[in-house]
């Protein structure tokens, strides 16, 4: 210094005003905000530079939550399957100008556009599962070498 191993932490953000109605932060008019993890990446920022490290995508490439379907092992008399574990599905949106060899990433440029379930007067922002769950992320312990 350090593979694999091994527990611990940590691990989402956002609405207001008016109107209608018995009732809407769900609807209609107005006007607002919010953007999970990893990978790209020409910018910044640190160096006299350079590497190397920090920071940089919602809509570009992959992950995760969720939701559907099927399976299924204990425990239990026995049934159920809320919960577990596995396999599968499903899971949203971008252009146009400029710069450049080179950008869907860069521009205090233009203009749009997405947002699981359930609940409830029809939700990205409200209430709820959820003191969960997990993409990773972080220091540590550290055996081979």
């Nucleotide at each position: 210094g350090g593979a694999a191993a091994c527990g611990u932490c940590c691990a989402a953000g956002g609405c207001g005003g008016a109107g209608u109605g018995u009732g809407a932060u769900u609807c209609u008019c107005c006007g607002a905000c919010c953007g999970g993890c990893g990978g790209u990446g020409a910018a910044c920022g640190u160096u006299a530079g350079a590497c190397g490290c920090g920071u940089a995508a919602g809509c570009c490439c992959g992950c995760a939550a969720g939701c559907c379907u099927c399976a299924u092992a204990a425990a239990u008399u026995c049934u159920u399957a809320u919960g577990g574990u596995g396999a599968g599905g499903u899971u949203g949106a971008c252009u146009c100008g400029g710069u450049g060899u080179g950008a869907u990433u860069c521009c205090a440029g233009g203009g749009g556009c997405c947002g699981a379930c359930g609940g409830u007067a029809a939700a990205g922002u409200c209430c709820g599962g959820a003191a969960g769950a997990a993409a990773g992320g972080a220091a540590g312990u550290g055996u081979a070498u």
The RNA shown here (FMN riboswitch aptamer (RFN element)) has 145 nucleotides and comes from Clostridiales bacterium Firm_14. The model forms 97% of the base pairs in the Rfam consensus. It was read from a public genome assembly, where an Rfam model found it. The prediction has a mean pLDDT of 77.